Record summary
This is a predicted structure of a 71-nucleotide RNA (transfer RNA) from a Holosporales bacterium.
[in-house]
This record gives sequence, structure tokens and C1' cells, in this order.
RNA sequence: GCGGGCGUAGCUUAAUGGUAAAGCCUCGGCCUUCCAAGCCGAUGACGUGGGUCCGAUUCCCAUCGCCCGCU
Repeated sequence: GCGGGCGUAGCUUAAUGGUAAAGCCUCGGCCUUCCAAGCCGAUGACGUGGGUCCGAUUCCCAUCGCCCGCU
């Protein structure tokens, strides 16, 4: 330099065009003599910038980061 893949919550993963789901973690409450476990609730995210579309996490382009391969 060229090609390919992946970027979603603190971490691990869903959602294949209709306004983002869950597990673990954290916080609060219930329970318990206390802790743990269990139950209930809360907080919190679509890498960035454009385009298409009534509507984009999703489709297209560029760019950034990580990984793989070729040279």
C1' cells in the first nucleotide's frame, strides 16, 4: 500500500428498516440476628460525519479504532 471482518450499557451478547432487549456488575428496597443467596426496582449504550428513506443500530459512502490475510 491492497483486501476482508468487527465497533451497541462498566463487561459479555441480541435486535436484518418502525424509535434498543437481556445476563453479569453498580445503587436502593424486601427477606435474614448479620453476611451470602433469593425477590422487586432504578441508573446507564447504537465509534464519528454525511447520504437514501416518512422513518436508519440496520442500507450506501467516507473516516477513526481493533483484528486477520496479501504484498
Rfam family: tRNA. The organism belongs to Holosporales, within Bacteria. The sequence was found in a public genome assembly.